[in-house]
């Protein structure tokens, strides 16, 4: 890097450096940003995917609900910030709901 599976309307900050953008891509919006963006470092925190522990089930297992938070990771504005594509509903050009696609994170395999 690739395949597959799972998850997401919750949660969580400061300092130093840096110096103008950032919010995945394309587009339209809308927010954040010189009262300091991206990015880097340190400290802190959040989470519970891997990990550890036991309980239930079970042997064709890739099962279920919990506890812990040392380790591997990820994350710490706004629903993945909102919308776009498909389907359904309704008081019909607007709203609501459900998928798909794409992206993010984790793990197995490669």
């Nucleotide at each position: 890097g690739a395949c597959u599976u799972a998850u997401a309307a919750a949660g969580a900050a400061g300092a130093g450096g840096g110096g103008a953008g950032a919010g995945a891509a394309u587009a339209g919006g809308c927010u954040c940003a010189a009262u300091g963006a991206a990015c880097c470092u340190c400290u802190a925190g959040c989470a519970a995917c891997c990990u550890u522990c036991g309980c239930c089930g079970g042997c064709u297992a890739u099962g279920g609900a919990g506890a812990a938070a040392c380790g591997g990771u990820g994350c710490u504005a706004a629903a993945a910030c909102c919308u776009a594509u498909c389907c359904c509903g309704u008081g019909u050009u607007a709203c609501g709901g459900g998928g798909a696609a794409u992206g993010a994170u984790a793990a197995u395999u490669u």